[in-house]
RNA sequence: CGAGAAGGCCGGGCGGCCGCCCCGGGGCGCAUGCCCCGGGAAGGAAAGUCCGAACUCCUCAGGGCAGUGGGCUGGGUAAUACCCAGGCGGCGCGAGCCGACGGAAAGUGCCACAGAGAGCAGACCGCCUAAGCAUCUUCGGAUGCCGGCAAGGGUGAAAGGGUGGGGUAAGAGCCCACCAGGCCGCCGGGUGACCGGCGGUGCUCGGUAAACCCCCCACGGAGCAAGGCCGAAUAGGGGAGGAUCACGGGGUAGCCCGCCCCUCACUCCCGGGUAGGCCGCACGACCCGGCGGGGAGACCCCCGGGCUAGAGGAAUGGUCGCCGCCCCGCCUCCGGGCGGGGGACAGAAUUCGGCUUACAGGCCCUCUCGGUCU
RNA sequence: GUGGGUAUAGCUCAGCUGGUAGAGCGCUGGAUUGUGGUUCCAGUGGCCGAGGGUUCGAAUCCCUCUACCCACCCCA
Repeated sequence: CGAGAAGGCCGGGCGGCCGCCCCGGGGCGCAUGCCCCGGGAAGGAAAGUCCGAACUCCUCAGGGCAGUGGGCUGGGUAAUACCCAGGCGGCGCGAGCCGACGGAAAGUGCCACAGAGAGCAGACCGCCUAAGCAUCUUCGGAUGCCGGCAAGGGUGAAAGGGUGGGGUAAGAGCCCACCAGGCCGCCGGGUGACCGGCGGUGCUCGGUAAACCCCCCACGGAGCAAGGCCGAAUAGGGGAGGAUCACGGGGUAGCCCGCCCCUCACUCCCGGGUAGGCCGCACGACCCGGCGGGGAGACCCCCGGGCUAGAGGAAUGGUCGCCGCCCCGCCUCCGGGCGGGGGACAGAAUUCGGCUUACAGGCCCUCUCGGUCU
Repeated sequence: GUGGGUAUAGCUCAGCUGGUAGAGCGCUGGAUUGUGGUUCCAGUGGCCGAGGGUUCGAAUCCCUCUACCCACCCCA
């Protein structure tokens, strides 16, 4: 210098003028309000609503079935499907990155087309003729039948270890040596996932569980339009189903049992009314700092400081000037000057922790590979 | 805001326990008719909303994104 990898951060600044929303104080007004002063007001994702919680309600939520979700190990956390560290597998020369990563040697299903055969494998081409039978014979054998063979070819995503030797009629873990893997046992290391070593066993067992399923774990449901208080209006007005004391109905996803409640309940359709106020709702798993302490890290603890939007058809904007950043053009005495243009994704709606997705431009730090120079 | 659902031919929908996508209407051509309609015959047209993953193989299973639709209060 070039090409990359990991982590962290920013997301323009200052000022003038005109505005929107909220809060506090003051004044005016019967009042909806109006005026003055002071203060506050979007994000790293406020987004998607994909997870996890807080909070609130449901006549506690108990058991079984079903269902849904998770799935290597250890830790962090209020909790998680998140984070950290590690193991194993895959990719990369490497820094590093990725992994829905329990079980296919429990069971069932599926594996289209092609192919002889696709799951208790399989004779299409091919190889063989030792044994048996028939015919011929120049007595060497030849041909056919019955057969044998998974080595080679071919098909396929996938054809049931690899190489070499022995063996055989030809072959084959059929046997042997080495290699790879599995299983069983023992020993050692590690909290553990797992790793290493030794011995035995020819065991070689296809894939698929983001197919059913099996194993382990977790789960009551609904959601701030939750829910509470106040106020207003209308019609319990019409229809359908449905119970007559049980073999009924309801109890916030299904079925059964249990428990509780109801007895014109309850469910559905039509119809009608309103489009209000206050609370929930802003002090919280909160934010900032310390080169504080513990830890490998996520994170935890301690100390000090701070208060940081709360609107409800829904505010946080517009414009001008200067500076800063990027791009283009012209001039240049190479210091720069002048002019023009650009600046993303997006936008709170009960709150918080994560994940995912979108994003102009820029900064810091560490590391890897390659080239060149000293 | 919260909860739920849908996306397949020009339109309306099947197919969703994985094996290479269909129906009706439409459109085009032909036959019938003097012509048009009706009817009959033949044809046409999809990379299944987009991207990625699992699998030998995805419209179908899983994840992410996009667009669209529905429900919510009171009488109760």
This is a predicted complex of two RNAs, RNase P RNA and transfer RNA, with 450 nucleotides together. The coordinates come from a structure-prediction model, not an experiment, and the mean pLDDT is 82. It holds a member of the Rfam family "Bacterial RNase P class A". About the family: Ribonuclease P (RNase P) is a ubiquitous endoribonuclease, found in archaea, bacteria and eukarya as well as chloroplasts and mitochondria.